[in-house]
RNA sequence: AGACACCCAGCGGAAGAGUCCGGAGGGAUCCGCCUCCGGCGCCGAAGGCGCAACCGCCCCGGAAACGCUCAGGCCAAUGGACCGUUGGGUGAUG
Numbered sequence: 001a002g003a004c005a006c007c008c009a010g011c012g013g014a015a016g017a018g019u020c021c022g023g024a025g026g027g028a029u030c031c032g033c034c035u036c037c038g039g040c041g042c043c044g045a046a047g048g049c050g051c052a053a054c055c056g057c058c059c060c061g062g063a064a065a066c067g068c069u070c071a072g073g074c075c076a077a078u079g080g081a082c083c084g085u086u087g088g089g090u091g092a093u094g
Stems, first nucleotide, its partner, number of pairs: 001093001004091010018040001020039007041074003047070001048068003054062003
């Protein structure tokens, strides 16, 4: 010095699936709403687990957007893998 990899933080984008049924409480006072509990049905892109494509320094290790749904989620909000961008740190290369 450009630019590569990883980590953290800010900003923006970001899907899927019942605002189902019953009970209790609160509000309201025909109803409509909210919270909790239970039941059944569903989703996968926090996390976790499994197989293994693939990758590496190939003894061994790392491993998915695939699968399982323990957890999480199924109006909105929150969250959200991942993508882009900015800043910081570390490492490697010249």